[in-house]
Context: one part of a larger RNA
């Protein structure tokens, strides 16, 4: 000098930041990922209308409206959290070739003709539940062939293979779909260099090192398999062990360096523990699936359900860390043609002197140097212009009135907030540590090697400037000290 601090005493206001460093311990409750009816069938409500009517309704048709589960599409791989693991191409930096890429941008060419199902629904069941069976019906931008495709893919260069979907609109047209080229942004892979400690860890390695062939992948490669060779790494520290997410940065320092990696930003890893794949452009997927395990819960004992290292919140641990708040107004994201819907991302508010910064707790005058306190050589000194008194001011807080910008075509959670004006009254607002030396600041009383102090030196055994109290003083100030840690 610094801090994500804690503890003690004290505490007026505001702005801006920051706030589980410990148990990657366990979690009640609510919310955190949906959306599209302009892809599709169906159902319900409403409305219009026809028929019948016992005037209660029943039933048929239509629909520019709204809603619902289902099929289908896109999103859910982003955003948000945490740092357990990892000493590694994980990260940082500089290169590389054997790759993929939904949505977006630019270009070229297409969008013809058919088919078979299935959920919803209905009927009959099973089950305590979670859920589920059989039969029947139906649609699509769901699924499957056919046709066409110079450009695309394969090729032994003869040839072979492969596509599509429609919807809305009065119309023009708009939104899509298929194939393909290029781009943008994104992602995967490889390499050089750098990246903690221990030698009281010296040898390590059989898919191990290389080759051939094949498999596999979007793609290179022992990535995997078969065969062949016997290599490969290591005192320039292999292997093993311990510790640790890495970086931009942050703190300190004149610098070199040392320490560190909270908040913010980039990358990585993880999502109760271990393993696995499915779907998909993208995951081996925090709020998806399957298996195993531990734990918790429900059960009719047959069987089921769950995963806060999302935002709040609870218990526990701990010296220690906040509200089960408001809003989508702004910024951004997902869906949609749009209106709009969703968004604990985000923007705000609440709590905390946790930090930084700013302001206030009054100003002037006032000597009888008042009273009181303390000291005293008893003369006086000091507290001290301090107080009182007199004259002013009103920041902040308070009360009343007005009232933005943020957002404009319209829409403001914050918020009647910031800010402005008026009013009243010095009124509501000062503490903490220290005073032997280092180190700014001294006397009296008490105590008597006791009680105690202490960072170091050291104080205390009867005149203690070092203990305790008082008066006085010094320092900092809404803080001041102590402890811890780093330079």
């Nucleotide at each position: 000098a610094a801090c994500g601090a804690a503890c003690g005493c004290u505490g007026g206001c505001g702005g801006c930041a920051u706030g589980c460093u410990u148990a990657a311990c366990a979690c009640a409750u609510g919310c955190a990922a949906g959306u599209c009816g302009a892809a599709c069938g169906a159902g319900g409500u409403g409305c219009u209308u026809g028929a019948c009517u016992u005037c209660g309704g029943u039933u048929g048709a239509g629909u520019u409206a709204c809603c619902u589960a289902g099929u289908g599409g896109c999103a859910a791989a982003c955003g948000g959290g945490u740092g357990a693991g990892u000493a590694a191409c994980g990260c940082g930096u500089g290169g590389g070739a054997a790759u993929c890429u939904a949505c977006c941008c630019a270009g070229u060419g297409g969008u013809g003709g058919g088919g078979a199902a299935u959920a919803a629904c209905u009927a009959c069941g099973g089950g305590a539940a979670a859920c589920u069976g059989u039969a029947g019906c139906u649609a699509a931008u769901a699924c499957c062939g056919c046709a066409u495709a110079u450009a695309c893919c394969c090729u032994a260069c003869g040839g072979g293979g492969g596509a599509a979907a429609g919807g809305c609109u009065u119309a023009g047209g708009c939104c899509g779909c298929c194939a393909u080229u290029g781009g943008a942004g994104g992602a995967g892979c490889c390499c050089g260099c750098g990246u903690c400690a221990g030698a009281u860890u010296a040898g390590g390695u059989a898919g191990u090192u290389g080759g051939u062939a094949g498999g596999g992948u979007a793609a290179u490669g022992g990535c995997c398999u078969a065969c062949c060779a016997a290599g490969c790494c290591g005192a320039c520290g292999a292997u093993c062990u311990g510790u640790a997410g890495c970086u931009g940065g942050u703190c300190u320092g004149a610098g070199a360096g040392g320490a560190u990696g909270a908040u913010c930003a980039g990358c990585c890893a993880c999502a109760c523990u271990g393993g696995g794949a499915c779907u998909g452009a993208g995951a081996c997927a925090c709020g998806g699936c399957c298996c195993a395990g531990a734990c918790u819960c429900c059960u009719a004992c047959g069987g089921g359900a769950g995963g806060c290292a999302g935002c709040a919140g609870u218990g526990g641990g701990g010296a220690a860390u906040a509200u089960u708040g408001g809003a989508c107004a702004a910024u951004g994201g997902g869906g949609g043609a749009a209106a709009c819907c969703c968004u604990g991302a985000u923007c705000c508010a609440g709590c905390a002197a946790u930090g930084c910064c700013g302001c206030g707790u009054g100003g002037g005058u006032g000597a009888a140097g008042a009273a009181g306190g303390c000291c005293u050589u008893c003369g006086g000194g000091u507290u001290g212009u301090a107080a009182a008194g007199c004259c002013c001011u009103u920041u902040c807080a308070g009360u009343a009135g007005g009232g933005a910008a943020g957002a404009u075509a319209a829409u403001g959670a914050c918020u009647g907030u910031a800010c402005c004006u008026a009013c009243a009254g010095a009124a509501g607002a000062a503490g903490c540590u220290c005073c032997g030396g280092c180190u700014a600041a001294c006397u009296c009383c008490g105590u008597g090697c006791c009680a105690g102090c202490a960072g170091c030196c050291g104080c205390g055994g009867u005149a203690a400037g070092a203990c305790g109290g008082a008066g006085g003083g010094a320092g900092c100030u809404a803080g001041c000290g102590u402890u811890g840690u780093u330079c």
Small-subunit ribosomal RNA, 5' domain from an uncultured bacterium, 487 nucleotides, folded computationally.